[in-house]
RNA sequence: GGUGCGGUAACUCAGUCUGGUAGAGUGGUAGACUGAAAAUCUACUGGUCGGUGGUUCAAAUCCACUCCGUACCA
Numbered sequence: 001g002g003u004g005c006g007g008u009a010a011c012u013c014a015g016u017c018u019g020g021u022a023g024a025g026u027g028g029u030a031g032a033c034u035g036a037a038a039a040u041c042u043a044c045u046g047g048u049c050g051g052u053g054g055u056u057c058a059a060a061u062c063c064a065c066u067c068c069g070u071a072c073c074a
Base pairs, nucleotide, nucleotide: 001073002072003071004070005069006068007067010026011025012024013023020057027045028044029043030042031041032040050066051065052064053063054062
């Protein structure tokens, strides 16, 4: 330098192919339970979907450029 894959909640990831309400588990907070904890259960909490621009009535999703990580090739 080229190509592929990945970047989404504090953490680990799904969702992208086929555009249409942003999700799960873990974590945190509160409650139930307990003599008190742990475990369990319930509720709540938490996101400019790496960035910019474009297409579209509508973009995490499609297109272009770009940043970061990773693998392979040179």

The RNA shown here (transfer RNA) has 74 nucleotides and comes from a Planctomycetota bacterium. Its Rfam family is "tRNA". RNAcentral holds the sequence, with entries from ENA. Model confidence (mean pLDDT): 84 of 100.